About this RNA
RNAcentral holds the sequence, with entries from ENA and Rfam. A computed fold for a 75-nucleotide RNA from Candidatus Entotheonella factor, annotated as transfer RNA.
RNA sequence: GCCCUCGCGGAGCAGUCCGGAGUGCUCGCCAGCUUGUCAGGCUGGAGAUCGUGGGUUCAAAUCCCAUCGAGGGCG
Repeated sequence: GCCCUCGCGGAGCAGUCCGGAGUGCUCGCCAGCUUGUCAGGCUGGAGAUCGUGGGUUCAAAUCCCAUCGAGGGCG
């Protein structure tokens, strides 16, 4: 230098193929209930401009372009 994969709540992931709008899972956090207390269990809640910028579209985590970071391959 070229190619491929990955980047999403505090942590780890799914969702991307085939666009319908923060959709879901586990852990953590907060509150309530349960318990003599803790733990555990149950219920509810907060927390995401989906790496960044731009474009396409009625509509983008998803498609396109550029770019940053991590990993791998080739030379």
Its Rfam family is "tRNA". By type it is a transfer RNA. The coordinates come from a structure-prediction model, not an experiment, and the mean pLDDT is 81.